[in-house]
RNAcentral holds the sequence, with entries from GtRNAdb.
The RNA shown here (transfer RNA) has 73 nucleotides and comes from Bathycoccus prasinos.
Its Rfam family is "tRNA". From the family's description: Transfer RNA (tRNA) molecules are approximately 80 nucleotides in length. Rfam classes the family as a transfer RNA.
The organism belongs to Bathycoccus, within Eukaryota.
It is recorded under the gene name tRNA-Met-CAT-1-1.
The prediction has a mean pLDDT of 84.
Formats: sequence, structure tokens, C1' cells
RNA sequence: GCCGCGAUAGCUCAGUUGGGAGAGCGUCAGACUCAUAAUCUGGAGGUCUUGGGAUCGAAACCCAAUUGUGGCA
Repeated sequence: GCCGCGAUAGCUCAGUUGGGAGAGCGUCAGACUCAUAAUCUGGAGGUCUUGGGAUCGAAACCCAAUUGUGGCA
């Protein structure tokens, strides 16, 4: 330099038919217990990397940028 893949909650990730933003873990509160842990129930937490475009409507499609990672030279 060229090509591919990724960026979504504090962490690890799902969401590929364009219309509801989610799970596990963590965290907070409650239940249980003599108490802690475990277990159970509930809550909070996100400008979906950034900018632009097409669309009635974008995490998703198109273009560019940033960044991580793999391959080729």
C1' cells in the first nucleotide's frame, strides 16, 4: 500500500426481512438466613464509533472518516 472482518449497557455478546433496542455477568433494592454466601424477585443503566446520503421510517442500506484485528505484498 491492497483486501476482508469488527465497533451496540460497566464487561462478554445477540439483534442479517428496515418499524419492539435486548440477554448473560456485574451493579442497586427487596425476599430468604442468627449472619454471610448461594438462590429467587424487581429496578437502574445505551446519541447502537463519528459525519454525510437514500428512505415515511436506519443499529441494519450507500459513501467517507476514526479505531481494533486478520491476510497478501